[in-house]
The part of an RNA shown here (small-subunit ribosomal RNA, 3' major domain) has 480 nucleotides and comes from a metagenome.
Context: one part of a larger RNA
This record gives sequence, structure tokens and C1' cells, in this order.
RNA sequence: UGACGGGGACCCGCACAAGCGGUGGAGUAUGUGGCUUAAUUCGAUGCAACGCGAAGAACCUUACCUGGGCUUGACAUGCACUGUGUCUCCGGUGAAAGUCGGAUAGCAUAGCAAUAUGCGCUCUGCACAGGUGCUGCAUGGCUGCCGUCAGCUCGUGUCGUGAGAUGUUGGGUUAAGUCCCGCAACGAGCGCAACCCUUGUAGUUUGUUGCCACCGGAGAAAUCCGCGCACUCGAACUAGACUGCCCAGAUCAACUGGGAGGAAGGUGGGGAUGACGUCAAGUCCGUAUGGCCCUUACGCCCAGGGCUGCACACGUACUACAAUGCCCAGCACAAUGUGAACCAAAGUCGCGAGUCUGAGGCAAUCAACAAAGCUGGGCUCAGUUCAGAUUGAAGGCUGCAACUCGCCUUCAUGAAGUUGGAAUCGCUAGUAAUGGCGCAUCAGCUACGGCGCCGUGAAUACGUUCCCGGGUCUUGUACA
Repeated sequence: UGACGGGGACCCGCACAAGCGGUGGAGUAUGUGGCUUAAUUCGAUGCAACGCGAAGAACCUUACCUGGGCUUGACAUGCACUGUGUCUCCGGUGAAAGUCGGAUAGCAUAGCAAUAUGCGCUCUGCACAGGUGCUGCAUGGCUGCCGUCAGCUCGUGUCGUGAGAUGUUGGGUUAAGUCCCGCAACGAGCGCAACCCUUGUAGUUUGUUGCCACCGGAGAAAUCCGCGCACUCGAACUAGACUGCCCAGAUCAACUGGGAGGAAGGUGGGGAUGACGUCAAGUCCGUAUGGCCCUUACGCCCAGGGCUGCACACGUACUACAAUGCCCAGCACAAUGUGAACCAAAGUCGCGAGUCUGAGGCAAUCAACAAAGCUGGGCUCAGUUCAGAUUGAAGGCUGCAACUCGCCUUCAUGAAGUUGGAAUCGCUAGUAAUGGCGCAUCAGCUACGGCGCCGUGAAUACGUUCCCGGGUCUUGUACA
């Protein structure tokens, strides 16, 4: 100087408390451990691994296993050499890959021609290719965590023999090393904040594909057309919030409490943004890369299988156990976003998944029933008109192909489950809880996952004694 303490002081955080909803019990989905296996490819392992890499494992992917094959190789460059002119087709064998055989085709330039050169393909050979092989404890890059915590440092000066200290400590204050006052310090840098994006208010400009108040036309009406740009909305540019104003407190400093006006008030809400460093943290299976290793194989191609195996254990979710509910009928209101090998209206057939057909749409133009909700009816506390696992049958869709191993529909079947031990998680407001919708990946799908969007919409916070984590100062130490 740090680190540590079941030392002290102060402060903060959904850290506790106060609340709401869960997990832990059930079934299923998914990941992991274990076991099994020819293989169940590999990595990730307290927080910070376990719906993680994987924004899509039937083949492919695929790295694993078994079997069949290839050896300058699936791919790149160069050299020497052989045959040749680009393309393509057929047959045998075979699961395919491959292998064997046959046919076909005659480039450009120079030259009368022979031929030469160039380009491409090809044979043989040589350099080499190739490796998701090892080492993340050789590395780059990227990432996680402490933590969006308020810290981490430097120059000069001063103090100290020196390590170092001071500044950065102290008194206040703040979300903040934020600011004020003081001070052997005076300044500065990286962080904080602001500048950026989005959302909340208004104005101006602009009106198509958006809008429809007034006016006109058509129609029985719904509605359509025109006029129009008022309104909504889209886009751009401005304005607006700064403790600016008032009161009180305070060192009349920073600031704090209250108030006015205002769409918004003291960082308005949200996002992007992550200091010096820590964990030899993670990744050589994204890519790059040193070293080591393989080279008729640890490379490459192919078929089939496996990654989906199941006495069990754990994590994360979904669905429930019901009446604030379930079922049936009717009625209402979104936003984000997506669409050409695509989205598909209307119509047809089918109980349905879906089929046939196809208007319109390269989209503010066309395409999609929002659901919870409201109204009416049924059920009356039961393992039920709750719950839906499992299984049987019949179908649909995608795709060379649904046996291992896809999703969906209908009929039948109707399991566990009556609110969950010890323990444990999330959340402070348009949040939790709850309801649906969209997108990426994608032929299809294991999505109940991930990322977004809108609807309905709470309760509670006395307080900081305690648990956990963090910050500042101080103290002890046989630790570095």
C1' cells in the first nucleotide's frame, strides 16, 4: 500500500421488511447429470453451466458409429509432362459413392501448310492441399461477472531516508469523485452527467396509398364516388423543462422540502452507451493464429444408424387441480411486424386438419376472426360439462423419404392432479399479474423456447435491527 475480520462509523441496492404472483408436489415439454450404447459428436459446470453455443438434428446439417469406397485428393496456387478441344449421352456392377466399358464432340491467334503459342479440360508426377485433431495455461478478436457500481489515475509542487503519502481526506450535499465550503496543494485525463435514439405536448410545412367534418351525386339502407386536407395519421423542422418563478429551511453556498403554472418537474419514462482492473473466467467447434500431431489417413465421398436411447437425480418452462371457473350462442375494441419458389380474399367440397380455384398485392393501396372483455343461456362443488396425459382407429400436410424420429385434425379412450415439506425465485407502475398477436430460423417441424407488440391492469414500502451484495472513512492483523 492492499486484502481480510462472526471490528467500528456512515450510505446505497426488490438486499431485508410490507405486498402480489410463482418454483419445490402432478402430467408434459426442454436442457443437464448419471446409466446404457457400435455411437448415444463436442463444448458450457456456484453466483456468472443446465429452453446455454443451437434464429429450427427425419436425409442434409453432423463434427459421432458401422459398413462400402477415393488418394495431388471435395477446394487453392505453381512447375514438368501426356492426351485433347470445352458440351453431353449410353451400358455393366452397386445401397449409393465409386468402379469398369463404350459413344460423341474438333477452341482462339499466327501461318499456304506442317506446326507453334495462348486459354480450358485431362493423364502422370512433384511442390502442396486438407484436419470441427491437441493446447483458451502460447495468442488476437469477441463475450460474461463484479457493475451503469462511482470509482481509477496522471503532470507539476510539497512531505517522507524509502516503500509511499498528499491531491482523491474533512464539513455539507447528490443518483453520481454531482456540486459547494474548507484545506500544501494547483491543475488535468478515463469514467458520471450531457450530446444520440425512442416515447409523452403543441405549432409550422406537406397531403398519397392516409383521413372524411362541411358540401354535392348515387342508393331503400349499409355504403360508394366527387369535392376537400378541418380532424386522425405519416414525415420533416421548430418550440417546450432550465430548480426558470414563489414560499420555507440551510454557511443564506451547494442543495433540500412544499407550491404555482404546465402535456410533462426536479435525471419526465425507456434504450444505446460498461472507466482502471478482477476471475490464467468462457470461446483454438464462428473466423484468425504460434507450437505440436495425422498425411492411401486424425483427410475426402457415400449408405444406414446415432445425436431423440431410460431403474434414476436436478434446472428452466407450459398445462392444470376449477365457480373471480368451464361450456355454448351473439356483440365490441389493437399494435408491432411479414409477404413473390411468397401472402392469399371471395367462392367450392369437407365435422375438421385441409382441398379445388384464384380477385388483389413487389404493398400506408391487397392479404390475417385479436383474445381476455361485454350480453344471454347451461353446469352447482363432484375427480365433475374440472383437468387433459396415455392409447386405439380414421384422415390431412410438408418433403426423394415421416419405421427408428415430424406436425396437425376428427372420433373413441379418459391417467396423475383437490393448491404442493424443508427450502427458494421474480417484481416498486402502465410495473407485477393476466390475455392474445407478430417476427427470425424454416420444405416441414419437436416453439410450451427466443425477440418484439398491443389489450385489461393491481397491492405494498412503517422502516434499515437483521440476511445478501456493494461504496467511503477508520481500526486490528503473525496474511500478500

Background
Its Rfam family is "Bacterial small subunit ribosomal RNA". Rfam links the family to the GO terms ribosome and structural constituent of ribosome.